[in-house]
C1' cells in the first nucleotide's frame, strides 16, 4: 500500500532544540513569540496485539494480572460536512472522510 474488523464524549506533561505556523480536507471555533507545530529525552495514560492466571462443554466469548509490540497524552476525531419529511435545536440515529490497532495479501 490494498483489504478485513473493532474502536475513537475516559484518560496521560515536564524538560532541551527550534523559530512560524498549527490543529488532515472545506467551513467555523480554537491554539500560538507567556514560543506552538515539529524533533529528542524523561515521565505517563490506556489496554488493540502479545505474555500469563481464570470462568466456560465451547466459542470468533468473559473476567483479571503484567506491560513485551504499536499507539496516545489541547479542546468529543474541537465541531459541523452526507441523509434520516425539517436537520437551524439535541451528549439524536445512521453514513462519509479521518486517527489508531488487527487480520489477510
Nucleotide at each position: 500500500a490494498g483489504c478485513u474488523u473493532a474502536u475513537c464524549c475516559a484518560g496521560a506533561a515536564a524538560g532541551g532544540c527550534g523559530g512560524a505556523g498549527g490543529g488532515a480536507c472545506u467551513g467555523g471555533c480554537c491554539c500560538u513569540g507567556u514560543g506552538a507545530u515539529g524533533c529528542c529525552u524523561u515521565g505517563g495514560c490506556a489496554a488493540c496485539c502479545a505474555u500469563c492466571g481464570u470462568g466456560g462443554c465451547g466459542a470468533u466469548c468473559g473476567c483479571g494480572a503484567u506491560a513485551g509490540g504499536u499507539g496516545c497524552c489541547a479542546a468529543a476525531u474541537c465541531c459541523a460536512g452526507u441523509u434520516g419529511u425539517u436537520g437551524u435545536u439535541g451528549c439524536c440515529a445512521a453514513g462519509c472522510c479521518g486517527a489508531u490497532g488487527u487480520c489477510c495479501u
Molecule: SAM riboswitch aptamer (S box leader)
Organism: Acidobacteriota bacterium